Annotation:
A computed fold for an 83-nucleotide RNA from a soil metagenome, annotated as c-di-GMP-I riboswitch aptamer. The coordinates come from a structure-prediction model, not an experiment, and the mean pLDDT is 86.
RNA sequence: GAAAAAGGCACAGCUACUGAAAAGUAGUGUCGCAAAACUAUAGGGGCUAAAGUCCAUUCUGACCAUGCUCGCCAGUUACCGAA
Numbered sequence: 001g002a003a004a005a006a007g008g009c010a011c012a013g014c015u016a017c018u019g020a021a022a023a024g025u026a027g028u029g030u031c032g033c034a035a036a037a038c039u040a041u042a043g044g045g046g047c048u049a050a051a052g053u054c055c056a057u058u059c060u061g062a063c064c065a066u067g068c069u070c071g072c073c074a075g076u077u078a079c080c081g082a083a
Stems, first nucleotide, its partner, number of pairs: 001080001008033002013028006031071001037076003043073002045069003052063003
C1' cells in the first nucleotide's frame, strides 16, 4: 500500500453440537479483510453473570470474571515490492 503475482481468511444467515449466558466448534455461505495470521499471561475497551455477595422475601433487583470477544483498539510475527 500503487500495479501485479502466489495465495489466504470467512461477516451475517441457516443446520448440528457444547455452554447458565455471552459465545465457541463443525458444515454451508461469502459481508468484507494487506495482517480478518498469532496473543485474553504486554496493556486497554466491550459482552455475559453460572457460582458468590448484598437487598427483597410481592415483583424482583444490584455488584462481580475465574467465562467470552483478536472481524474493537493494541502487542508480536509474516508474503510481494512502485512512489